Small-subunit ribosomal RNA, 5' domain from an uncultured bacterium, 492 nucleotides, folded computationally.
The RNAcentral record of the full RNA draws on ENA.

Context: one part of a larger RNA
RNA sequence: AACGAACGCUGGCGGCAUGGAUUAGGCAUGCAAGUCGAACGAAGUAGCAAUACUUAGUGGCGGAAGGGUGAGGAACGCGUGAGUAACUUGCCCCCAAGUUAGGAAUAACAGUUGGAAACGACUGCUAAUACCGAAUGUGGCUUUUUUCCCGCAUGGGGAGAUGGCUAAAGGUUUACCGCUUGGGGAUAGGCUCGCGUCCCAUUAGCUAGUUGGUGAGAUAAAAGCCCACCAAGGCGACGAUGGGUAGCUGGUCUGAGAGGAUGGUCAGCCACACUGGAACUGAGACACUGUCCAGACUCCUACGGGAGGCUGCAGUCGAGAAUCUUGGGCAAUGCGCGAAAGCGUGACCCAGCAAUGCCGCGUGUGUGAUGAAGGCCUUUGGGUCGUAAAACACUGUCACCCGGGACGAAACAAAUGACGGUACCGGGGGAGGAAGCCACGGCUAACUACGUGCCAGCAGCCGCGGUAAUACGUAGGUGGCGAGCGUUGUUC
Numbered sequence: 001a002a003c004g005a006a007c008g009c010u011g012g013c014g015g016c017a018u019g020g021a022u023u024a025g026g027c028a029u030g031c032a033a034g035u036c037g038a039a040c041g042a043a044g045u046a047g048c049a050a051u052a053c054u055u056a057g058u059g060g061c062g063g064a065a066g067g068g069u070g071a072g073g074a075a076c077g078c079g080u081g082a083g084u085a086a087c088u089u090g091c092c093c094c095c096a097a098g099u100u101a102g103g104a105a106u107a108a109c110a111g112u113u114g115g116a117a118a119c120g121a122c123u124g125c126u127a128a129u130a131c132c133g134a135a136u137g138u139g140g141c142u143u144u145u146u147u148c149c150c151g152c153a154u155g156g157g158g159a160g161a162u163g164g165c166u167a168a169a170g171g172u173u174u175a176c177c178g179c180u181u182g183g184g185g186a187u188a189g190g191c192u193c194g195c196g197u198c199c200c201a202u203u204a205g206c207u208a209g210u211u212g213g214u215g216a217g218a219u220a221a222a223a224g225c226c227c228a229c230c231a232a233g234g235c236g237a238c239g240a241u242g243g244g245u246a247g248c249u250g251g252u253c254u255g256a257g258a259g260g261a262u263g264g265u266c267a268g269c270c271a272c273a274c275u276g277g278a279a280c281u282g283a284g285a286c287a288c289u290g291u292c293c294a295g296a297c298u299c300c301u302a303c304g305g306g307a308g309g310c311u312g313c314a315g316u317c318g319a320g321a322a323u324c325u326u327g328g329g330c331a332a333u334g335c336g337c338g339a340a341a342g343c344g345u346g347a348c349c350c351a352g353c354a355a356u357g358c359c360g361c362g363u364g365u366g367u368g369a370u371g372a373a374g375g376c377c378u379u380u381g382g383g384u385c386g387u388a389a390a391a392c393a394c395u396g397u398c399a400c401c402c403g404g405g406a407c408g409a410a411a412c413a414a415a416u417g418a419c420g421g422u423a424c425c426g427g428g429g430g431a432g433g434a435a436g437c438c439a440c441g442g443c444u445a446a447c448u449a450c451g452u453g454c455c456a457g458c459a460g461c462c463g464c465g466g467u468a469a470u471a472c473g474u475a476g477g478u479g480g481c482g483a484g485c486g487u488u489g490u491u492c
Base pairs, nucleotide, nucleotide: 001491002490003489005488006487007486008485009484012361013360014359015358016357017356018354019353025317026316027315029314030313031312034061035060036059039058040057042055043054044053045052046051068272069271070270077197078196079195080194081193082192083191084190087189088188092185093184094183095182096181097180098179099178100134102132103131109124110123111122112121113120114119139166140165141164142163144161145160146159147158148157149156150155170177171176198244199243200242205235206234207233210232211231212230213229214228215227217225247269248268249267250266251262252261253260254259274295275294276293277292278291297308298307299306300305325351327350328349329348333347334345335344336343337342364394365393366392367391374385375384376383377382398433400428401427402426403425404424408419436481437480438479439478440477441462442461443460447476448475449474450473451472457464458463
């Protein structure tokens, strides 16, 4: 000097930040991911009807984002610089071409029925942008083949002939939105490599898919990634292997710098989601509020069987020196869905709590000596608190009351603000409501009296205290900082 601090004493206001660092311990309750009727049938409500509205279900898109945490991990995990002629990319943009003609089901629903429940079973009916063949093939993939260009080794790109395979879905308000194939872009990712990335040698040898090759498989994709066979390699004092510790970075703190320490808030990346394992779906996951299996724990049960996962936002218990409200709103920004209106959003924007930090302001200003009273000291003369108070004259910040009252709101005319009657502006009254904490032997700014008597106690170091203690306790005085001041802890 610093802090995500804590503790003690004290505490007026505002702005802006910050706030579970320990048990990645357990969790009651509410909310945190929906949306589309302009994909579809159906049911219900209103209506005489046309029609309008609502929705459980089928279907589409989104639930891989956003939000949390740092357990694990010393690793291509991260940082930085390259490569991919070894790759993928839904939605978005551009270009080219197409969107023909059919079929069979199924949920909902109805009936029967099982179960305590969770949840099912059977029969029958129905629709689609759900599912399945067929046609067409601009194209794409591929067999054989001709030819041109290029490179960085494997190779890459273009043009032509020939055979094979391969697509679609419609909706509606008729203006569009979709769907299919292919090429390009953008964005986002996967993989590979150079370099850097803590401690221990009281860890010195480690390794059989191990190292390489051939072939086959898997993947979007190179590769022992996996497998069969073959060879016997590969790593290591330039620290392998083993053990310990740790999320990494931009940054932050300190320091003149070099460096040292650190990685909370914010931003990028990674990892995790009760513990362990696995795949499915999908453009994307091996998926926080999806599925399956096993385990521990909790709950329900009619004992047959079921349900759950706050390391989301609040909140609760526990452990701890210690860390907040079971708040308001989708008004803004953004995200998802939708043609749109809009709906959803504990992301976010706000408010609440906490002197936790930083910054600002106030607790009055001027005049005022018989230097009042009182306290303390005293050589008893006096000195000091001290212009301090009183008194007089003023001021009106903050707080308080009254009145007015925003920006943030953008579009497209209107409408639309949680914050908030907030900020701000005007007026009102009255010095009224607002000062403490630590120290005073030296280091180190600041001294006397009394009490105590190696006791009680102090103490960061040196050291004080055994009868005159500026070092203990109290008082007066003084010094320092000030809504804070000290102590403790940690870093430089």